[in-house]
RNA sequence: CCCCCCGUAGUUCAAUGGUAGAACAUCCGCCUUUUAAGCGGUCAACGGAGGUCCGAUUCCUCCCGGGGGGA
Numbered sequence: 001c002c003c004c005c006c007g008u009a010g011u012u013c014a015a016u017g018g019u020a021g022a023a024c025a026u027c028c029g030c031c032u033u034u035u036a037a038g039c040g041g042u043c044a045a046c047g048g049a050g051g052u053c054c055g056a057u058u059c060c061u062c063c064c065g066g067g068g069g070g071a
Stems, first nucleotide, its partner, number of pairs: 001070007010024004018054001027041004047063005
């Protein structure tokens, strides 16, 4: 310098155009003599800026960050 992939909740991952979901974690409650375990509930996120579209996590462009390959 060129090419490819990834970026979503505190963490690990889904959702491939139609109001973003799960597990674990946090917090609250139930249970227990207490703790742990178990059960129920709560909170919480689309890397940034534009564009297309009736509608964008999804498609396009640029930027930022991470990873891989080639020279």

Record summary
A computed fold for a 71-nucleotide RNA from Candidatus Zambryskibacteria bacterium RIFOXYD2_FULL_43_10, annotated as transfer RNA. Rfam family: tRNA. Rfam classes the family as a transfer RNA. Rfam describes the family as follows. Transfer RNA (tRNA) molecules are approximately 80 nucleotides in length. The coordinates come from a structure-prediction model, not an experiment, and the mean pLDDT is 81. Taxonomically the source falls in Candidatus Zambryskiibacteriota (Bacteria, Bacteria candidate phyla). RNAcentral holds the sequence, with entries from ENA.